[in-house]
RNA sequence: AGAGCCGCCCGGGCGGACGCCGGCGCCUUCAAAAAGCGCGGGAGGAAAGUCCGGGCUCCACAGGGCAGGGUGCUGGCUAACGGCCAGCCGAGGCGACUCGCGGGACAGCGCCACAGAGAAGAGACCGCCGGCGAAAGCCGGCAAGGGUGAAACGGUGCGGUAAGAGCGCACCGCGCCCGUGGCGACACGGGCGGCACGGCAAGCCCCACCCGGAGCAAGGGCACAUAGGGGAGCAAUGCGGUUGCCCGCCGCGCUCCCGGGUAGCUCGCUCGAGGCCGGCGGCAACGCCGGUCCUAGAGGAAUGUCCGCCUCCCCCGCAAAGGUAACGAUGCGGGGAGACAGGACCCGGCUUACAGGGCGGCUCUGACC
Numbered sequence: 001a002g003a004g005c006c007g008c009c010c011g012g013g014c015g016g017a018c019g020c021c022g023g024c025g026c027c028u029u030c031a032a033a034a035a036g037c038g039c040g041g042g043a044g045g046a047a048a049g050u051c052c053g054g055g056c057u058c059c060a061c062a063g064g065g066c067a068g069g070g071u072g073c074u075g076g077c078u079a080a081c082g083g084c085c086a087g088c089c090g091a092g093g094c095g096a097c098u099c100g101c102g103g104g105a106c107a108g109c110g111c112c113a114c115a116g117a118g119a120a121g122a123g124a125c126c127g128c129c130g131g132c133g134a135a136a137g138c139c140g141g142c143a144a145g146g147g148u149g150a151a152a153c154g155g156u157g158c159g160g161u162a163a164g165a166g167c168g169c170a171c172c173g174c175g176c177c178c179g180u181g182g183c184g185a186c187a188c189g190g191g192c193g194g195c196a197c198g199g200c201a202a203g204c205c206c207c208a209c210c211c212g213g214a215g216c217a218a219g220g221g222c223a224c225a226u227a228g229g230g231g232a233g234c235a236a237u238g239c240g241g242u243u244g245c246c247c248g249c250c251g252c253g254c255u256c257c258c259g260g261g262u263a264g265c266u267c268g269c270u271c272g273a274g275g276c277c278g279g280c281g282g283c284a285a286c287g288c289c290g291g292u293c294c295u296a297g298a299g300g301a302a303u304g305u306c307c308g309c310c311u312c313c314c315c316c317g318c319a320a321a322g323g324u325a326a327c328g329a330u331g332c333g334g335g336g337a338g339a340c341a342g343g344a345c346c347c348g349g350c351u352u353a354c355a356g357g358g359c360g361g362c363u364c365u366g367a368c369c
């Protein structure tokens, strides 16, 4: 210098004008409300999707099991997680590094299309070898070679044989056993076995662990709804309905008491598994300690618009050291652009969207010292 890998951060700044939301104070008032004035506060890295986990609230619940759902290499972190950290194994890359829904296929069942002789205790299409035959071909042996397929019942080599074959041997692979290291996943080493156990569990299933339901429209309080319920008493002995009449039954008035409860008001409501700085422990996630900081809390929903200056990015023009030229650090002027997106009980994650800019660590290649 070129090409890359990983992690992290910012996500315009200052000033002015007019507004918006909610809070406090003053003013006003008997008290308050409204209005007015003043003061300070007012979205994000994802506030988003609502996918996972927890806090909180109400309901349910002795304990255990069945059913159902979820998770799934190992160890750790955490309030918890399907998250994070550190490892293991496998795959990719020269490398930094990246990716993996990564338990069990001798518990059982099921499936493996097409092609192919044969798809799981299999099989002979071409072929190879032997015998018979004049030949066509027939009988027998073989599974090394060809062919099919996503996958063909270990691979390579030597020996062996009529041709062949774990038939024999060496190495690799596989299985079992032992030893060493590691908490462990696992790794390494040794021995034995001629090889038996193809793949799919994102098919049923088995194993281990976890899981009650609903959600702030949760839930609580106040309550004088022109609503309505229950009880007691009083008045008239009435009025209406029920068959014309009687009885009976139902409804109608006034007063007092009692809870329930809609609209509405209010609490929940924001200081919390909180941020930052430092120290200590830990590879890390994270934990502990000390200091310091904190003010959105509406209830259909406020944080906006305009102007000026500056910054950042892009384009155009002019100047510009240098250079044959293309080009050109930088300076000046003009123009343009500034994303994704907005709280609604709170928190931890994951995922997705994003103009533009910045920082740090590492790898490979080339040149020079």
Stems, first nucleotide, its partner, number of pairs: 001365010012310007020042002023039004044340001048351002051349005056215004068211005073087005088102001089100004103206002108204002110200003125146002127142006154172006173195001174193008219267004229258006238252005274293008313336007322327001

A computed fold for a 369-nucleotide RNA from a Myxococcales bacterium, annotated as Bacterial RNase P class A. Its mean pLDDT, the model's own confidence on a scale to 100, is 78. It matches the Rfam family "Bacterial RNase P class A". By type it is a ribozyme. Rfam describes the family as follows. Ribonuclease P (RNase P) is a ubiquitous endoribonuclease, found in archaea, bacteria and eukarya as well as chloroplasts and mitochondria. The gene name in the source record is rnpB. The source organism's lineage runs through Bacteria, Pseudomonadati, Myxococcota, Myxococcia and Myxococcales.